[in-house]
Context: one part of a larger RNA
Order: sequence, then C1' cells, then structure tokens
RNA sequence: UGACGGGGGCCUGCACAAGCGGUGGAGUAUGUGGCUUAAUUCGAUGCAACGCGAAGAACCUUACCUGGCCUUGGCAUGUACGUAGUAGAAGGAUGAAAGUCUGACGAGUGUAGCAAUACACAGCGUACACAGGUGCUGCAUGGCUGUCGUCAGCUCGUGUCGUGAGAUGUUGGGUUAAGUCCCGCAACGAGCGCAACCCCUGUGUCCAGUUGCCACCCAGACGAGAGUUUGGAGCACUCUGGACAGACUGCCUCGCUUAAACGAGGAGGAAGGUGGGGAUGACGUCAAGUCAGUAUGGCCCUUACGGCCAGGGCUGCACACGUACUACAAUGCCCGGCACAGAGGGAAGCAAGACCGCAAGGUGGAUCAAAUCCCAGAAAACCGGGCCCAGUUCAGAUUGUCGGCUGCAACUCGCCGACAUGAAGCUGGAAUCGCUAGUAAUGGCGCAUCAGCUACGGCGCCGUGAAUACGUUCCCAGGCCUUGUACA
Repeated sequence: UGACGGGGGCCUGCACAAGCGGUGGAGUAUGUGGCUUAAUUCGAUGCAACGCGAAGAACCUUACCUGGCCUUGGCAUGUACGUAGUAGAAGGAUGAAAGUCUGACGAGUGUAGCAAUACACAGCGUACACAGGUGCUGCAUGGCUGUCGUCAGCUCGUGUCGUGAGAUGUUGGGUUAAGUCCCGCAACGAGCGCAACCCCUGUGUCCAGUUGCCACCCAGACGAGAGUUUGGAGCACUCUGGACAGACUGCCUCGCUUAAACGAGGAGGAAGGUGGGGAUGACGUCAAGUCAGUAUGGCCCUUACGGCCAGGGCUGCACACGUACUACAAUGCCCGGCACAGAGGGAAGCAAGACCGCAAGGUGGAUCAAAUCCCAGAAAACCGGGCCCAGUUCAGAUUGUCGGCUGCAACUCGCCGACAUGAAGCUGGAAUCGCUAGUAAUGGCGCAUCAGCUACGGCGCCGUGAAUACGUUCCCAGGCCUUGUACA
C1' cells in the first nucleotide's frame, strides 16, 4: 500500500421488510447429470453451466458408430515426365449408394506454315513437393464475450512531505443517482469513467397530402326515416414523416450556522426536478468462456486422425436436478352472439371471394414487390343460455382407429385433424425465485430460423391492469472513511 475480520461509523441496491404472483408436489415439453450403448459427436459446470453454442438433428445438417469404397485426393500452387480419337460424354454392366469396369459419339487456344505438320498451352494421366484434419493445447495467442456493474470509481503531470515503499491531490464539513456540485484544505491542474451530446416515446407549431383521412359541399344507389354506401370536390381532422419549439430548479415561498451547493412545497405547464425507455460498460478481476464461427504459434495424423457413400446414432431410460407449459376449477368451464389493437411478414411468396370436407385440409386463383392486395376471425372483455361443488360438462396425459400436410423418404424419429379412451392432479415439505407502475399478474398477435416440424423456446407488439414500501435491527452484494493483523 492492499486484502481480510462472526471490528467500528456513514451510505446504497426488490438485499431484507411490506405486498402480489410463482418454483419445490402432478402430467407433459425441454436442457443437464447419471446409466446404457457399436455410437448415444463436441463444448458450456456456483453466482456468471443446465429452453446454453443450436434463430429449426427424419436424409442433409453431422463433427459420432457400423459397413462399402478413394489415395496428389472435393479444392490451391509449383516441378518433372508421359499423353492424341485428348477433354467431355448419351448409354451399358455391377452395386444399397459411393465407387469400379466399359462406352456409341466427340470438342478447344497460341506461334510458325499455302497445307500436311511441328512446338507450346488448356485438359488428362503418373511421380513428387503438398493439399486436408470439427485431431490436442483457450494454461502459447489474436479477436469477441460473460461477470463484478451502469457500481462510482481508476489514474496522471507538476509541486510539497517522507531515507524509502509511498503519501498528498482523491481526506474533511455539507450535498447528489453520481469523485454530482459547493465550502474548506500543500496543493494546483488534467485524463479515462458520471452527466450531456444519439435513438424511441409523451405536447404543440409549420411544411407536405397518396396508397392515408372524410368535417363541410355536390351527384348517384339503397332506405319510410335516421342513415349507409359509391363517385366527385377537399386536406379541416386523424394519420404518416421532415423541420422547429418546449424543461432550465428558469419563477415564488420556506429550510439548511451567515453563505453556497442542495432539500421541501407551490405556480404555470402536455410533461418537473435524470419526464419514461433504449443504446452507451472506466482501470481492472476471475490463467473466467471460446483452437467447434473465423484467424493463429507449437505438437500430432498422412492408402488416414484426410475424402465419398448407405444405414444407424445425436430422440436410447431403474433414476436425479434446472427451466418452462398445462392444470387441479365457479373471479371457473361449455355453447351462442357481439366489439376494440399494435408491430411485423409476403414473389421458388402472402393468398381473397366462391365451392367441397365435421375438421385438419383440398379445388381454384382475384388482387398484391404492397400506407393500395393478402396473411388477418385479435383474445381476454361484454351480452344471453347451460353446468351446481362432484375427480365433475374440472383436468387433459396415455392408448386405439380413421384421415390430412410437407418431403425422394415420416419404421427407428415429424406436425396437424376427427372419433373413441379418459391417467396423475383437490393448491404442493424443507427450501427458494421474480417484480416498485402502465410495472407485476393476465389475454392474444407477429417475426427470425424453416420443405415440414417436436416452439410450450427466443425476440418483439399491443389489450386489460393491481397491491405494497413503517423502516434499515437482521440475511446477501457493493461503495467511502477508520481500526486490528503473526496474511501478500
């Protein structure tokens, strides 16, 4: 100087407390351990591995296993030699395919030359250098990432103090979300961080008006009327998207030792004290993670640890754990009716109306490279009816049969529909997680990956919409000062 303490002081955080909803019990989905296996490819392992790499394992992917094949190789560069019906190639034989054997037919470039032809190239073959390796080492590395932590810290120049390591500054008194700011002070300044500058959202003004809008005006159609609808005219409004304005403790009052910073309240305002959300992650820590994304040193393999193919495996199942979904019901379930979104996607595509089918789906194809057309019925909510507390009109696992779709192909091993079957489950031990507001909880919708899909996952979007916080004694993590130390 640090680190540590079941030392002290001050402070912060959904850390506790106060609340709401879960997990731990059940069934299923998914990941992991273990076991099994010819193989169940590899990696990730407290927080910070375990719906993680994987934003798509039937083949492919695929790295694993078994079997069949290839050996300058699927691909690159170079050297030497060889090669003329050469390169290529319909077809044939064998085979699970790959491969192997064969093969009618059958090209090209440059130089010299009238031409025949000669030489060179491309191509092919042989040989050799080499290719190739998801083989090892993340404890040889680059790059990228996680984490402490969006915590408020980490340092430097000059000066001063100390023999020195170092100290000071950065400590102190206030204050803040903040090393934020003020005051003081042997310090005076500065840098990386904080904040602001960036994006979205909340208010207004101006500009613009199609594919958006429809208040006023005109015309047509329907209607008894209210009105609905179509066209014109229009850009007022909504909206879209560009420019600007707006919030700064600016104004007022009070408080804090006078003061400053600041705190509390108020006015005005769409918004008030960082308005809400995002992006942004200091010096460093964990020899943290990744050689399987790519790059890369070293080591190792070279008729194999390389390459091709078929089938299998990654989906195995006495068991254990994590993360989720669905429930156990009446604030519910079932049937019928009937409203209101946002954000996205669409050409090898999204697909309307119509028709067929109980349905999954099928036939068909209008319009649409899309503010125009389509996906596309939002659902919870609301209205009416049924159920009457029961393992039930709860719950839906499992299984049987028949179908549909994608795809060369659904046996291992896809998804969906119909009918039948109807398991466990009556709110979950010890323990444990998330959340402070448009949040939790709850309801649906979209997208990426993608032929299809094991998505209940991930990433977004909107609807409905709470409760509670006395407080900091305690648990956990962290910051500053101080103290002890036989630790570095």

A computed fold for a 488-nucleotide part of an RNA from a metagenome, annotated as small-subunit ribosomal RNA, 3' major domain. Rfam family: Bacterial small subunit ribosomal RNA. Model confidence (mean pLDDT): 82 of 100.